[in-house]
RNA sequence: GCUCGUUUAGCUCAGUUGGUAGAGCAUUCGCUUUACAUGCGAAGGGUCCAAGGUUCGAGUCCUUGAACGAGCA
Numbered sequence: 001g002c003u004c005g006u007u008u009a010g011c012u013c014a015g016u017u018g019g020u021a022g023a024g025c026a027u028u029c030g031c032u033u034u035a036c037a038u039g040c041g042a043a044g045g046g047u048c049c050a051a052g053g054u055u056c057g058a059g060u061c062c063u064u065g066a067a068c069g070a071g072c073a
Base pairs, nucleotide, nucleotide: 001072002071003070004069005068006067007066010025011024012023013022019056027043028042029041030040031039049065050064051063052062053061
């Protein structure tokens, strides 16, 4: 230098054919217990890496850039 992959909640990751973003763990609260743990229930937490474009509508499609990783030279 070229090609490819990844970027979504505190962490690990889903997200279907473009239609108002989810799970597990963690955190907080409640129930259960003499108490703790376990178990059960509930809540909080996101402008989906950045900018721009297409569209009535973008996490998803297109362009450019960034970070990380892999391969080739």
A computed fold for a 73-nucleotide RNA from a Patescibacteria group bacterium, annotated as transfer RNA.
The same sequence occurs in records of 2 taxa.
Lineage of the source: Bacteria > Bacteria candidate phyla.
It matches the Rfam family "tRNA". Its family is annotated with triplet codon-amino acid adaptor activity in the Gene Ontology. The family's RNA type in Rfam is transfer RNA.